[in-house]
RNA sequence: ACUCGACAAGGGCAAACCUAGUGAAAACUAGAGACGCAAAGUUACCGGUCUAAAGGGAAACCUAUGAUAGCGGGACUGCCAGA
Numbered sequence: 001a002c003u004c005g006a007c008a009a010g011g012g013c014a015a016a017c018c019u020a021g022u023g024a025a026a027a028c029u030a031g032a033g034a035c036g037c038a039a040a041g042u043u044a045c046c047g048g049u050c051u052a053a054a055g056g057g058a059a060a061c062c063u064a065u066g067a068u069a070g071c072g073g074g075a076c077u078g079c080c081a082g083a
Stems, first nucleotide, its partner, number of pairs: 003083002005080001012037002018031005035070001041076003045073003048068003055062002
């Protein structure tokens, strides 16, 4: 330096539900709360998924410019311990 996470230590994050707010919605923020997580730290670059206000359409429906990093991959960064 790289790969891996057995035993530990100190810690860290926080799903669902609920409350308040924002938003057309998906969802997000704060509080409360812990299902889990060794990158559940950062990033929408690739694929996926969700939503469909505006736009299109006679309708069904289509569409991301919205969202998701706790769906997978990539990129960047990082604590401890061992081989």